Molecule: transfer RNA
Organism: Ricinus communis
């Protein structure tokens, strides 16, 4: 230099051929339980889906450029 893969909540992962509201586990806050802690039970908070555009009535999903990480190759 050329090519490929990946990027979604604090972490790890879902999300059908583009279609109503992006879910789950762990973590976390509060409450219950307990002398107390853990475990357990209950109720919440946390993501404009890496960035910027394009297409579309509608984009996490399609297209383009860029950024970051990883891999292959000269």
């Nucleotide at each position: 230099g050329g090519g490929c893969u990946u990027a979604u909540a604090g972490u790890u992962u879902a999300a059908u051929u583009g279609g109503u509201u992006g879910a789950a586990a762990c973590g976390u806050a509060c409450c219950g339980c307990u002398c107390a802690c853990a475990a357990c039970g209950g109720u919440g908070a946390u993501a404009u889906u890496g960035u910027a555009g394009a297409u579309u009535c509608g984009a996490g999903c399609c297209c383009u450029a860029c950024u970051a990480a990883g891999c292959c190759u000269a």